[in-house]
Context: one part of a larger RNA
Molecule: large-subunit ribosomal RNA, domain IV
Organism: uncultured archaeon
RNA sequence: UCUUCGUAAGGGAAUUCGGCCAAUUAGCCACUUGUCUUCGGUAUAAGUGGUCCCUAAACUGUUGAAUUUUAAUAAGACAAUUUUAGGGUGCAAUUACAAAUGCGGUCCGACUGUUUAACUAAAACAUAGGGAACUGCUAGUCAGUAAUGAUGUGUAUAGUUCCUGAAGUCUGCCCACUGCCAGCAACUAAAACUGCUUUUCAAGGCGGCCAAGGUCUGGUAAAGGGCGGGGAUAACUAUGAUCCUCUUAAGGUAGCGAAAUGCCUUGCCGUUUAAAUGACGGCUUGCAUGAAUGGCGUAACGAGAUCGCAACUGUCCCUACGAAGAACCUU
Repeated sequence: UCUUCGUAAGGGAAUUCGGCCAAUUAGCCACUUGUCUUCGGUAUAAGUGGUCCCUAAACUGUUGAAUUUUAAUAAGACAAUUUUAGGGUGCAAUUACAAAUGCGGUCCGACUGUUUAACUAAAACAUAGGGAACUGCUAGUCAGUAAUGAUGUGUAUAGUUCCUGAAGUCUGCCCACUGCCAGCAACUAAAACUGCUUUUCAAGGCGGCCAAGGUCUGGUAAAGGGCGGGGAUAACUAUGAUCCUCUUAAGGUAGCGAAAUGCCUUGCCGUUUAAAUGACGGCUUGCAUGAAUGGCGUAACGAGAUCGCAACUGUCCCUACGAAGAACCUU
């Protein structure tokens, strides 16, 4: 010097990206228990007291070997438990070991669960619930060239595929484009077939007929997806319920909103701080929110993300000392 531990006066997060680390708390018994809530929970919420030994008293209930009394119950006594009081010891009584730090705000995901064996455990996956599509069984889907096999010795309350993701509250407008489904008067459309034809054969030419498909006509958005611009206007100003105009398939509804989404941006206001590019609440002109690519809110849950408070501490002010081991030096 390093590694692993231990202890530190006063301060107590000033450290740091961040309380990372360490420390605090801890068992059992009793009291007490806010808020929110899907009424189950939250909850060991939070908070407070007790905990060892001796003695005494009391209450209720239990057991019955022996004792006293009685006709019998019963009473007293003994033992155990509980409670209360007094006393005792120590700095300290769950004395060691073992054994929760707690609370509050916000985001995300409902939850328990699953995952990158050996850098990511999560907000990702799954999930119950919701929705759509295909399928009537010689089905549909999957494997195979096929035979055949799986689903299934199942049968639409079933199976397969896809999206969403508990419950609550909702899920707006657009079918022009792309896709899918259905229809079909007409048009288009190959070979084959067929008619005519180049005098015959061959090889051609010109017609006719004509499937799916396409054109066409409808439907379908919890299919892929999409959801405007300019100008004027109210008796201060500002704003614009209103009007005009261009334009689209339709012009973003409810809700939410500087957000895990906001460029400008450290937006503006308030709360929190001595001080805040932070957090939370509000506003909202949203560069570029938005409704099962689900929107919004939500009790419970989370080795999730973020902010704060209490307690606690060598994280720090500011280092010191001690223990064990390693290294170094000498031999």